[in-house]
Molecule: Lysine riboswitch aptamer
Organism: uncultured Lawsonibacter sp.
RNA sequence: GGAUAGAGGCGCGGCGCUCAUGCGUACCGCUGGAACAAGGACAGGCAUCCGUUCCAGGGGGAGAGGGUGCGCCGCCGAAGGAGAGACAGGCUUGCCUGAGCCGUCGGUCCUGGGCCGGGGGAGAACAUCCCACGGACUGUCACGAGAAAGUGGAGCGCUAUCC
Repeated sequence: GGAUAGAGGCGCGGCGCUCAUGCGUACCGCUGGAACAAGGACAGGCAUCCGUUCCAGGGGGAGAGGGUGCGCCGCCGAAGGAGAGACAGGCUUGCCUGAGCCGUCGGUCCUGGGCCGGGGGAGAACAUCCCACGGACUGUCACGAGAAAGUGGAGCGCUAUCC
């Protein structure tokens, strides 16, 4: 240097089911009322459709994203994050051109791991997730003459076997 196997532990990811949240919300009818007058449906063009917006009462009434629990599967750079850039993907009435949001890929960069703390971000949320920072813990290696205390490093690492 190469190949194979392996360890870390509140370890990582995926899928299915489940339960709550979302929510008596969005939305759809009905009734009553108010304002406005050429606009509205993301922007422009064309087309198409429709008065528009708001308030109140009453009737009906979700889903997604995110999560809990259980099970199964794949794993130990597991994986997560940032991201120049790419896309004949999805949504925003239809088409074209844009824009926004989402999604997929992504050279490269950051992070050993989970936990806790205040802070920031995402989120409907006091759930949950993400980020850097700080803290103790933990695995590992190095220094520590052996051990311990302690200090330091990073997974491009560590251990074992074979070549």